Transfer RNA from a Patescibacteria group bacterium, 72 nucleotides, folded computationally. Its Rfam family is "tRNA". It is annotated as a transfer RNA. The source organism's lineage runs through Bacteria and Bacteria candidate phyla.

[in-house]
RNA sequence: GCCUUCUUAGCUCAGCGGUAGAGCAGCUGUUUUGUAAACAGCAGGUCGUCAGUUCAAGUCUGACAGGAGGCU
Numbered sequence: 001g002c003c004u005u006c007u008u009a010g011c012u013c014a015g016c017g018g019u020a021g022a023g024c025a026g027c028u029g030u031u032u033u034g035u036a037a038a039c040a041g042c043a044g045g046u047c048g049u050c051a052g053u054u055c056a057a058g059u060c061u062g063a064c065a066g067g068a069g070g071c072u
Stems, first nucleotide, its partner, number of pairs: 001071007010024004018055001026042005048064005
């Protein structure tokens, strides 16, 4: 230098162009003599950045940044 792939909640990851989700973690409550567990609920996201396409983009396209792998 070139190619492939990834970037979504604190962590691990889903998400057929049409309301952003799960598990774990966190908080509150119930239960218990107490803790843990269990159960019920709550909160937490400018979807890496900037543009483009579209009535509508996490999703499609481009560039850039970062991570991983490969080729020379």

The coordinates come from a structure-prediction model, not an experiment, and the mean pLDDT is 83.